Context: one part of a larger RNA
RNA sequence: GACGAACGCUGGCGGCGUGCCUAACACAUGCAAGUCGAGCGGGAAGCUCGACACGGAGGCUUCGGCCGAAGUGUCGAGUGGAGAGCGGCGGACGGGUGAGUAACGCGUGAGUAACCUGCCUACCAGAGGGGGAUAGCACAUAGAAAUGUGUGCUAAUACCGCAUGAAACCAUAGUAUCGCAUGGUAUAAUGGUCAAAGAUUUAUCGCUGGUAGAUGGACUCGCGUCUGAUUAGCUAGUUGGAGGGGUAACGGCCCACCAAGGCGACGGUCAGUAGCCGAACUGAGAGGUUGAUCGGCCACAUUGGGACUGAGACACGGCCCAGACUCCUACGGGAGGCAGCAGUGGGGAAUAUUGCGCAAUGGGGGAAACCCUGACGCAGCAACGCCGCGUUAAGGAAGAAGGCUUUCGGGUUGUAAACUUAUGUCUGGUGGGAAGAUAAUGACGGUACCACCGGAGGAAGUCACGGCUAACUACGUGCCAGCAGCCGCGGUAAUACGUAGGUGGCGAGCGUUGUCC
Numbered sequence: 001g002a003c004g005a006a007c008g009c010u011g012g013c014g015g016c017g018u019g020c021c022u023a024a025c026a027c028a029u030g031c032a033a034g035u036c037g038a039g040c041g042g043g044a045a046g047c048u049c050g051a052c053a054c055g056g057a058g059g060c061u062u063c064g065g066c067c068g069a070a071g072u073g074u075c076g077a078g079u080g081g082a083g084a085g086c087g088g089c090g091g092a093c094g095g096g097u098g099a100g101u102a103a104c105g106c107g108u109g110a111g112u113a114a115c116c117u118g119c120c121u122a123c124c125a126g127a128g129g130g131g132g133a134u135a136g137c138a139c140a141u142a143g144a145a146a147u148g149u150g151u152g153c154u155a156a157u158a159c160c161g162c163a164u165g166a167a168a169c170c171a172u173a174g175u176a177u178c179g180c181a182u183g184g185u186a187u188a189a190u191g192g193u194c195a196a197a198g199a200u201u202u203a204u205c206g207c208u209g210g211u212a213g214a215u216g217g218a219c220u221c222g223c224g225u226c227u228g229a230u231u232a233g234c235u236a237g238u239u240g241g242a243g244g245g246g247u248a249a250c251g252g253c254c255c256a257c258c259a260a261g262g263c264g265a266c267g268g269u270c271a272g273u274a275g276c277c278g279a280a281c282u283g284a285g286a287g288g289u290u291g292a293u294c295g296g297c298c299a300c301a302u303u304g305g306g307a308c309u310g311a312g313a314c315a316c317g318g319c320c321c322a323g324a325c326u327c328c329u330a331c332g333g334g335a336g337g338c339a340g341c342a343g344u345g346g347g348g349a350a351u352a353u354u355g356c357g358c359a360a361u362g363g364g365g366g367a368a369a370c371c372c373u374g375a376c377g378c379a380g381c382a383a384c385g386c387c388g389c390g391u392u393a394a395g396g397a398a399g400a401a402g403g404c405u406u407u408c409g410g411g412u413u414g415u416a417a418a419c420u421u422a423u424g425u426c427u428g429g430u431g432g433g434a435a436g437a438u439a440a441u442g443a444c445g446g447u448a449c450c451a452c453c454g455g456a457g458g459a460a461g462u463c464a465c466g467g468c469u470a471a472c473u474a475c476g477u478g479c480c481a482g483c484a485g486c487c488g489c490g491g492u493a494a495u496a497c498g499u500a501g502g503u504g505g506c507g508a509g510c511g512u513u514g515u516c517c
Base pairs, nucleotide, nucleotide: 001516002515003514005513006512007511008510009509012389013388014387015386016385017384018382019381020347025345026344027343029342030341031340034089035088036087039086040085046079047078048077049076050075051074052073053072054071058067059066060065096300097299098298105225106224107223108222109221110220111219112218115217116216120213121212122211123210124209125208126207128162130160131159137152138151139150140149141148142147168193169192170191171190172189174187175186176185177184178183198205199204226272227271228270233263234262235261238260239259240258241257243255244254245253275297276296277295278294279290280289281288282287302323303322304321305320306319325336326335327334328333353379355378356377357376361375362373363372364371365370392422393421394420395419402413403412404411405410426458428453429452430451431450432449436444461506462505463504464503465502466487467486468485472501473500474499475498476497482489483488
């Protein structure tokens, strides 16, 4: 000098930041990923109308009875569109954490003639004609529940054949040309294989095949990347070959066979520690230390394993299995995963609200309106940090009183106070009142800011005073009580302990502790 700090004393305001470093400990509750009816079948409540039945306010009456509103129920039609279902896209982004990892994980520079890429952009071509199901639903049925089972019906941009089809893919035998090897590119030929879906308000949005781009990813390699030799040998899919499988793709990635290799004092193996970087702190620099917030990459999602779907996952709020734990149970069986945002318990020296809003920025879905969004924008708490402001200013000597001290004359506190004048930052009150939004739409917020009024009124502490080191006296204590970073103070005149007065430093902070330079 610095800090994601903590502790002691103290504490007025604002702006901008930051805030579980410990138990990757366990979690009550709410929210954090949905959306599309312009893909599909259907359709509850409600509302309107009609019919029928009940009803009976009220009216009329020749007292026999008649008419009859509201309302209720059933049925039908229209409107309406909830919840669920099939289907599409998105749940692989965004958000969290740093357990693991000493590794092509990361950083940097290359390579892929060994690769993939939904949505987006440009271009070329196409969309003909059919089929069978299934959820929802109805009925029956099993179960405490979670959840099923059977039968029957139905739709699609769901599913499946057929046709057409090349510049795509495969096979065959060529030509030209290029390259670092395998090989690449171009070109024409023959044969073979494979597609589609519609919606509609007629504006459009979609669908299929292909080429190219963009974006995102995958793999390989050079170099760099902590400590220990009181770790010296390690290795059998191990190292290589040719063959096959698998993958988007190369590859012992995997498999059968063959060979016996491969790494290592230029530190193998083992053990310990650790996410890496841009950067941050410090330093004149070289360097040293760190990896909070912000940005990039990686890894993980209760522990371990596995695949499915998909353009993309081996998938935080998906599935299956096993383990531990918690909960429900009718004991047969089930449910769950905050290292998302708040919040709780626990651990700890220690770290916040179960807030408001989608107004902005961004993301998902949708043609759009719009819906969702604890991302984000804001507000709340905390002197945790940085920065700014204030707690008055000028005048004022009988140098008042009081305190402390004294050689008793005085000295000091001290222009300090009182008192006079002035001002209004902050503050209190009243009124006005934004930008952020491009037509509408503002959580923040009646906030920031502005004007007026009132009045010094509400706002100073903390540490030190022997030397280092700025700042001294008195009393108490008497090697006691105590202080202390080092040297060292204290045993009767202590500037070093305790208190008081005074003084010095910093100041809404000051001091201590811890860590790094």
Molecule: small-subunit ribosomal RNA, 5' domain
Organism: uncultured bacterium